[in-house]
RNA sequence: GCCGGGUUGGCGGAACGGUAGACGCGGCGCACUCAAAAUGCGCUGUCCGCGAGGGCGUGCGGGUUCGAGUCCCGCACCCGGCA
Numbered sequence: 001g002c003c004g005g006g007u008u009g010g011c012g013g014a015a016c017g018g019u020a021g022a023c024g025c026g027g028c029g030c031a032c033u034c035a036a037a038a039u040g041c042g043c044u045g046u047c048c049g050c051g052a053g054g055g056c057g058u059g060c061g062g063g064u065u066c067g068a069g070u071c072c073c074g075c076a077c078c079c080g081g082c083a
Stems, first nucleotide, its partner, number of pairs: 001082007010025003018066001026044006045056004059075005
């Protein structure tokens, strides 16, 4: 240099162009218990707001589209192959 795959919460990891974060782990609270473990239930991105609620968020920057994590272009980084 060329080819292919990847980049999504605290971590792993889903998501046909149509509610982003399912599911699991972890964390917090509660129940149960003499107490715990296990188990069950609830909550768990971020910013603004007393609150009701609102804004933002899929590596970065653009584009297409009514609508993009998903399609297209450029760039960065990681993994593999070729030279």